[in-house]
Molecule: Bacterial RNase P class A
Organism: Desulfuromonadales bacterium
RNA sequence: AGAGAAGGACAGAUGAUCGCCGCCUGGCGCAGCGUUGCUGCGAGCGGGGGGAGGAAAGUCCGGGCUCCACAGGACAGGAUGGUUCCUAACGGGAACCGGGGGUGACCCCAGGGAAAGUGCCACAGAGAGAAGACCGCUUCUCCUUCGCUAAAGCUUCGGCGAACGAGCUGAUCCAUGUGAAAAGCCUGUCCGCCGCAGCCACCGCUUGCGGUGGCGCUGGAGAAGUAAGGGUGAAAGGGUGAGGUAAGAGCUCACCAGUGCCGGUGGUGACAUCGGCAGCUCGGUAAACCCCAUCCGGAGCAAGGCCAAAUAGGGGAGUGUCUGAGGACGGCCCGUCCGAAACUCCCGGGUCAGGCUGCUUGAGGCCGUCGGCAACGGCGGUCCUAGAGGAAUGAUCGUCGCCACGCAGCAGGUAACUGCUACGGGGAACAGAACCCGGCUUACGGUUGUCUCCGACC
Numbered sequence: 001a002g003a004g005a006a007g008g009a010c011a012g013a014u015g016a017u018c019g020c021c022g023c024c025u026g027g028c029g030c031a032g033c034g035u036u037g038c039u040g041c042g043a044g045c046g047g048g049g050g051g052a053g054g055a056a057a058g059u060c061c062g063g064g065c066u067c068c069a070c071a072g073g074a075c076a077g078g079a080u081g082g083u084u085c086c087u088a089a090c091g092g093g094a095a096c097c098g099g100g101g102g103u104g105a106c107c108c109c110a111g112g113g114a115a116a117g118u119g120c121c122a123c124a125g126a127g128a129g130a131a132g133a134c135c136g137c138u139u140c141u142c143c144u145u146c147g148c149u150a151a152a153g154c155u156u157c158g159g160c161g162a163a164c165g166a167g168c169u170g171a172u173c174c175a176u177g178u179g180a181a182a183a184g185c186c187u188g189u190c191c192g193c194c195g196c197a198g199c200c201a202c203c204g205c206u207u208g209c210g211g212u213g214g215c216g217c218u219g220g221a222g223a224a225g226u227a228a229g230g231g232u233g234a235a236a237g238g239g240u241g242a243g244g245u246a247a248g249a250g251c252u253c254a255c256c257a258g259u260g261c262c263g264g265u266g267g268u269g270a271c272a273u274c275g276g277c278a279g280c281u282c283g284g285u286a287a288a289c290c291c292c293a294u295c296c297g298g299a300g301c302a303a304g305g306c307c308a309a310a311u312a313g314g315g316g317a318g319u320g321u322c323u324g325a326g327g328a329c330g331g332c333c334c335g336u337c338c339g340a341a342a343c344u345c346c347c348g349g350g351u352c353a354g355g356c357u358g359c360u361u362g363a364g365g366c367c368g369u370c371g372g373c374a375a376c377g378g379c380g381g382u383c384c385u386a387g388a389g390g391a392a393u394g395a396u397c398g399u400c401g402c403c404a405c406g407c408a409g410c411a412g413g414u415a416a417c418u419g420c421u422a423c424g425g426g427g428a429a430c431a432g433a434a435c436c437c438g439g440c441u442u443a444c445g446g447u448u449g450u451c452u453c454c455g456a457c458c
Stems, first nucleotide, its partner, number of pairs: 002453004007448002010446001012400007020051002023048004028042006053430001057441002060439005065300004072334002075331001077296005082096005097111001098109004112291002117289002119285003134230002136226008146216004153199003157195005163189003167185003172180002174177001201212005238256006257281002259278008304357004314347005326338004364383008402427002405424002408421005
């Protein structure tokens, strides 16, 4: 200098003139009364203090408050979903755990259960979860081409070569880990070539040939075994190695991973880590239905209360106080309550944009201190910071400040580069309370420090 990550209690200051809203107070005018004072009204006069946000937006959550209402249970429905803590509460916040992403600072997760059940995983593929044999490999039987017969057959051993693997040692490298790694040592598997040794029947005859038999190679058919190798697919019956096998397979063993059980250590806990036993190893998906755990009345300041005013206290229906019609309580059931000369429903009419209140002192702000990793809490002090009612805080001018651009100069420094001053014109976002508060989400110019990566110069 550049690129990023997570934050902020910031969101211009000041002066003048004119103009708004509300509160307190003084006097003036009018009225009333309980009369040297009190109360009310006033579009009028003076003084004093105050007057939009971090999101006031969205109306997505949670509450305070008001009414239903005196207040319950079950079902249905809805919401949340790791642990601990904070809070009035929350689906919010803090810290941590697990999983994932990023070089990193950091970020993301609708993070309980797939062995309660049901469903889905297209196509391809033999087979997609109580899920497999397509190609292959092995053995046996039969057929066929060519060959061998003391060998090109079978068995064992040795040497050489190529390919591949296990173990040990290990220069060295870095992203420091049960990491990568040249070379060396040792050992094995399969294949090819060479060598030695052992085994191998019968018949005929012209003694070296023919035939049978046996065996090998090539090709084919069938039967049985197999799931190691290959193929399909997003995903295929744990992985690597060795033994074993006719060939194979956790068939057996060593190590690793997962799962289950038993323990140690650390932690409040989710969990981490270490040790042992067990061959147990048939997936994914629940922002699919579902199961489990926890939680959940409704409506909302246009809630509600008081005053004034006005009309037709009209018409009809249902029942009927015992055995309770009807109504209220988010849906439904139970249950509870109201309820009888009363109640409920339907129709029609009147008033109503009247006035006052609710309406701003709060789970409140600020400062200090203590506890806590933090969110936050305790204690002490201090402050009162809009309350309109069709909706107030605006307009003009000046100065300073902030941002970017242009131009000129100065200063610092080895350099890269940085800072300051003057002048010119320009710019300043998103956006306005309406009962109040705690969150979340969205919009946004400028400013501010912290952290991560990286380039240049010395």